Context: one part of a larger RNA
RNA sequence: GCCAACGAGUUAGCUGUAUGGCGCUUGAUUAAGGGAGUAAUACCCGAAGUCACAGUGAAAGCGAGGAUGAAUAAUCCGACUUUGUGUCAUGCACUAGACCCGAAACCGAGUGAGCCAUCCAUGGCCAGGCUGAAUCCGUCGUAACAGAUGGAGAAGGGCCGAACCCACCUAUGUUGCAAAAUGGGGGGAUGAGCUGUGGAUAGCGGAGAAAUUCCUAUCGAACUCGGCAAUAGCUGGUUCUCCUCGAAAUAGCUUUAGGGCUAGCCUUGUGUUAAUAGCACGGGGGGUAGAGCUCUGUUUAGGCUAGGGGGCGAAAUAAGUCUACCAAACCUAGAUAAACUUCGAAUACCCGUGUGAAUUUCACAGGAGUCAGACAGUGACAGCUAAGUGCCAUUGUCAAAAGGGAAACAGCCCAGACUAUCAUCUAAGGUCCCUAAUAAAGCUUAAGUGGCAAAGGAUGUAAAUUCACUUAUACAACCAGGAGGUUGGCUUAGAAGCAGCCAUCCCUUUAAAGAGUGCGUAACAGCUCACUGGUCUAUGUGAUUUUGCGCCGAAAAUGUAACGGGGCUAAAAGCUUUAACCGAAGAUAUAGAUGGUCACGCGCCUCGGCGUGUGGUCGUGGUAGAGGAGCGUUCCUGUCGGCUGUGAAGCAUGAUCGUAAGGUCAUGUGGAGCGUCAGGAAGUGAAAAUGUUGGC
Numbered sequence: 001g002c003c004a005a006c007g008a009g010u011u012a013g014c015u016g017u018a019u020g021g022c023g024c025u026u027g028a029u030u031a032a033g034g035g036a037g038u039a040a041u042a043c044c045c046g047a048a049g050u051c052a053c054a055g056u057g058a059a060a061g062c063g064a065g066g067a068u069g070a071a072u073a074a075u076c077c078g079a080c081u082u083u084g085u086g087u088c089a090u091g092c093a094c095u096a097g098a099c100c101c102g103a104a105a106c107c108g109a110g111u112g113a114g115c116c117a118u119c120c121a122u123g124g125c126c127a128g129g130c131u132g133a134a135u136c137c138g139u140c141g142u143a144a145c146a147g148a149u150g151g152a153g154a155a156g157g158g159c160c161g162a163a164c165c166c167a168c169c170u171a172u173g174u175u176g177c178a179a180a181a182u183g184g185g186g187g188g189a190u191g192a193g194c195u196g197u198g199g200a201u202a203g204c205g206g207a208g209a210a211a212u213u214c215c216u217a218u219c220g221a222a223c224u225c226g227g228c229a230a231u232a233g234c235u236g237g238u239u240c241u242c243c244u245c246g247a248a249a250u251a252g253c254u255u256u257a258g259g260g261c262u263a264g265c266c267u268u269g270u271g272u273u274a275a276u277a278g279c280a281c282g283g284g285g286g287g288u289a290g291a292g293c294u295c296u297g298u299u300u301a302g303g304c305u306a307g308g309g310g311g312c313g314a315a316a317u318a319a320g321u322c323u324a325c326c327a328a329a330c331c332u333a334g335a336u337a338a339a340c341u342u343c344g345a346a347u348a349c350c351c352g353u354g355u356g357a358a359u360u361u362c363a364c365a366g367g368a369g370u371c372a373g374a375c376a377g378u379g380a381c382a383g384c385u386a387a388g389u390g391c392c393a394u395u396g397u398c399a400a401a402a403g404g405g406a407a408a409c410a411g412c413c414c415a416g417a418c419u420a421u422c423a424u425c426u427a428a429g430g431u432c433c434c435u436a437a438u439a440a441a442g443c444u445u446a447a448g449u450g451g452c453a454a455a456g457g458a459u460g461u462a463a464a465u466u467c468a469c470u471u472a473u474a475c476a477a478c479c480a481g482g483a484g485g486u487u488g489g490c491u492u493a494g495a496a497g498c499a500g501c502c503a504u505c506c507c508u509u510u511a512a513a514g515a516g517u518g519c520g521u522a523a524c525a526g527c528u529c530a531c532u533g534g535u536c537u538a539u540g541u542g543a544u545u546u547u548g549c550g551c552c553g554a555a556a557a558u559g560u561a562a563c564g565g566g567g568c569u570a571a572a573a574g575c576u577u578u579a580a581c582c583g584a585a586g587a588u589a590u591a592g593a594u595g596g597u598c599a600c601g602c603g604c605c606u607c608g609g610c611g612u613g614u615g616g617u618c619g620u621g622g623u624a625g626a627g628g629a630g631c632g633u634u635c636c637u638g639u640c641g642g643c644u645g646u647g648a649a650g651c652a653u654g655a656u657c658g659u660a661a662g663g664u665c666a667u668g669u670g671g672a673g674c675g676u677c678a679g680g681a682a683g684u685g686a687a688a689a690u691g692u693u694g695g696c
Base pairs, nucleotide, nucleotide: 001696002695003694004693005692006691011096012095013094015093016092017091018090019089020088021087022086023085024084027051028050029049033045034044035043055062056061065077066076067075068074099237100236102234106227107226108225109224110223111222117201118200119199120198121197122196123195124194125193126191128160129159130158131156135152136151137150138149139148140147164188165187166186168185169184170183171182172181203219205215206214207213212221240630241629242628243627244626245625250263251262252261253260254259264370265369266367267366268365269364270363271362278355279354280353281352282351283350284349290343291341292340296337297336298335299334300333301332302331303330305327307326308325309323310322311321312320373398374397375396376395377394378393379392381390382389403414404413405412418592419591420590421589423588424587425586429582430581431580432566433565434564438579439578440577441576442575443574444573450568456552457551460549461548462547463546464545466543467542468541469540477535478534479533480532481531483508484507485506488502489501490500514529518527519526593620594619595618596617597616598615599614600613601612602611603610604609631685633682634681635680636679637678638677640675642674643673650669651668652667653666654665655664656663657662
């Protein structure tokens, strides 16, 4: 891992409550116990007690009333206004292990020092080699010591190094040889040494050259059993089918925030009405969007003018006066605000009237689940007008929704799947090929723009607008001129059109020519422009403004890779328009199933209804969850006077019936039990729980 089997809402009560069935209702009912009796349930007694029949008050009590009160007031609870009770079943709650499995822990009583730690007692072990302390003796030496030297000697947590002990490095090993080893090196090796045997210390403890280290592969408190099914607001799991309806992720409170309680939203029943959603009309209040500046604040320019600053003034203070300074208030014009408003919508909300369904609303009662929400559009806040961000409001979808589109893609667009059909029509979106379905008309784009992006930039291109010039010949091109006073004045070393300053409508000759547009020179010179003439020739040239579509701006990490791909250019791109088609589980058609409701018919009836058939009408996505109807398994009672060696159950294969759980039949195998129908009772259904056991 696979297969098989086992595996989770049960049982009980001092109980309560709701619904349904049944009994009685001259109220209901017995409990313990007793009687007779059976295989056993049953049967007959037993009224103690319980509930109901009257309430009210704290109570004494009073009583269809009672309490408070001084009260005959007033208020509160009652009566006037009725079924009750017992039992069974089912739902739920409560108390119990209470749907099942799961802690880490806590407590008690015991078992452990055969491992390891320390200690006690008694034994054992340490090849070989080196060094050579004290002390002593001889000789020399000293006044005496000291000292020197030779010898003897054998100290040491001394040295090297086996056994022995340890474990510093590295490699292998890592389902190992091994739940800590092996190989090669390493440290200690007469000592605080190593070691055998026996003994001591015990868990709220011991031991510890001290590391939270050890106490039998277990240690921040051992192990075993018990309390014990501890508790678990936590995680996981929770077994057959079909049908009807169908949520929530919010509010308030919470030692509360991943839990709860009440409400909200769902479901079932009973009752009540037409009270509901929506739409139309009528009537309301508002202070948002917007707008505005009257108020409260902010704010710009100008005017006017207090005050302040500054100048003049005067011997000085001052008066006075002036002001290119600042400026309150006021005036004019213009702005601005969530905490401004003289104003003020759309929506929304409330009420009334009418209309009005597919039966919604409301009330009461039983049962829930939900309290982590997600994204998208819109309106705000926080943030950086950042976030697949946080937090509100509102609508939608997902959640709990499949189908079509968006290449793929919970939350986007279209659309809500009862079943069947090789039928029809459409939605979003599409119609060259992949890939179902297309053509036409007019224009745009040349960028593969389409098929990512800004400020900004640009003789891209198309359309439009206005102005100017133009057959009196424009624009461009070419030919020619572009002069004189004068080198204007100043400045300057120089300044001659062209460093700088001043003047610039200077004047003259002219067809025209600036006291000069640029290049240039040290300064001149030189080239050129404006301006003029000529040649040439056009529905042309130059400029302004606006619009459509394009261009640049444009750099990222595996590989084209920013149309899904191929590929597309009078498109298969974009805009405008026309006519078709494709396209979904949508709509329609036909057939069938089923729920609600209405009508009619039939049957039963306790006259309340129930069952069944036909027709009309509206439905039938669904998680948590509520409700309903069934299938199957084991056992029990009755039944068919059932089946069965002429072959039961089980197993295998095939056929067949039913909407499903499932049923039936045939054949084979098997070799002894098994079923139908009506009821009853449950150890009643497995794919999941790192489930348990077994097999492979």